RNA sequence: UCCCGAUAAAGGCAAACCCGGCGAAAGCCGGGGACGCAAAGCCACGGGCCUGUAGCCUCUGACGCCAGGGGCCAAGGUAGCCGGGCUGCCGAA
Repeated sequence: UCCCGAUAAAGGCAAACCCGGCGAAAGCCGGGGACGCAAAGCCACGGGCCUGUAGCCUCUGACGCCAGGGGCCAAGGUAGCCGGGCUGCCGAA
C1' cells in the first nucleotide's frame, strides 16, 4: 500500500412508526425515533423494482378535441435491491 474486517477504540448514519412540509403518485425534506449498516458517504451509468402526471392505444357513455374504465409508457423515484464509478475513519487476526 492492497485485500480484509474484530464482542477493539474514537466517532458516524438511521428502517418501521409518529408529527410538520413538498409532490398526481412513487417518494423526498425537517423534527422525534432505532430495525439495522464498515461505506446505510456521494453519483441513476447498466439491470431490477416502485409510481403513472403528460402522451399513446382501447372500451363505454356522450357525440367536440368532454367524462369514466382498462392497457402501454419515465422525461419521476429507489444508492437501505444488485452491479459499476468516485471518495473516506480505524487497525486485532
Predicted 3D model of a 93-nucleotide RNA (c-di-GMP-I riboswitch aptamer) from a Bacillota bacterium.
Taxonomically the source falls in Bacillota (Bacteria, Bacillati).
Of the family's consensus pairs, 95% are formed in the model.